[in-house]
RNA sequence: GCCUCAUUAGCUCAGUUGGUAGAGCGCAUGCUUGGUAAGCAUGAGGUCUCGGGUUCAAUCCCCGAAUGAGGCU
Numbered sequence: 001g002c003c004u005c006a007u008u009a010g011c012u013c014a015g016u017u018g019g020u021a022g023a024g025c026g027c028a029u030g031c032u033u034g035g036u037a038a039g040c041a042u043g044a045g046g047u048c049u050c051g052g053g054u055u056c057a058a059u060c061c062c063c064g065a066a067u068g069a070g071g072c073u
Stems, first nucleotide, its partner, number of pairs: 001072007010025004019056001027043005049065005
């Protein structure tokens, strides 16, 4: 220098070939207990990496960039 892949909640990851984004763990509150842990219930938490474009509408499609991983030279 070139090619490929990844980027979504605090962490690990789903997600729909376009229609107001989810799980597990963690966190908060409550129930339960003599008290913890465990269990159960409820809840908070997201500019879906960034900038443009297409569209009535983009996490999803197109272009570019950034960061990380791998490969080739």
Molecule: transfer RNA
Organism: Candidatus Aenigmatarchaeota archaeon